[in-house]
RNA sequence: GAAAAGUGAUCACCGAAGUCGGGAAGUCCCGACGCGGGGGAACCAUCGAAGUCGGACGUGUCCGAUUUCAGGGGCGAAGCAGGCCAAAUGCGGUUUGCGGGGAUAACUUUCGUUCCUAGCCCGUCAGCUAACCUCGUAGGUGUUGCAAAGAAGUGGC
Numbered sequence: 001g002a003a004a005a006g007u008g009a010u011c012a013c014c015g016a017a018g019u020c021g022g023g024a025a026g027u028c029c030c031g032a033c034g035c036g037g038g039g040g041a042a043c044c045a046u047c048g049a050a051g052u053c054g055g056a057c058g059u060g061u062c063c064g065a066u067u068u069c070a071g072g073g074g075c076g077a078a079g080c081a082g083g084c085c086a087a088a089u090g091c092g093g094u095u096u097g098c099g100g101g102g103a104u105a106a107c108u109u110u111c112g113u114u115c116c117u118a119g120c121c122c123g124u125c126a127g128c129u130a131a132c133c134u135c136g137u138a139g140g141u142g143u144u145g146c147a148a149a150g151a152a153g154u155g156g157c
Stems, first nucleotide, its partner, number of pairs: 011142004018033006034137006044127001048069010071125001072122004079098007099117006107150004111145001
């Protein structure tokens, strides 16, 4: 001197997860605004399969009861189809395609490049849904092409 690592600030990224005020003395609590989610009318939509019993009359349909099998839903981009492997025949792994989501340093779009396609929760229950009710406001991280077009802004003269 360079590189790597660590800490803090600034700036920026994913995300709803920010700003202000008050109180604590400490990563917390309360409130307001902002942002985001859930429940919840009418109208509309929806109404699982099989067996048994009873009733009706239209004679193979409908209604009711009962038993068995199968549940269903939310946040989020994180969904669908196929191949191969592994199978404990349930889980899973890997890969291809379609679809979906983000980054690419002021913003939007396009092109190119590049990455992600998880996880968690409710507990037999929730379609939509005005009024109304209710909850969250975390956590994680450090990318960059002198690219094109557009629309803006700031400073100087």
Record summary: c-di-AMP riboswitch aptamer (ydaO/yuaA leader), 157 nucleotides, folded computationally. The model forms 96% of the base pairs in the Rfam consensus. It was read from a public genome assembly, where an Rfam model found it.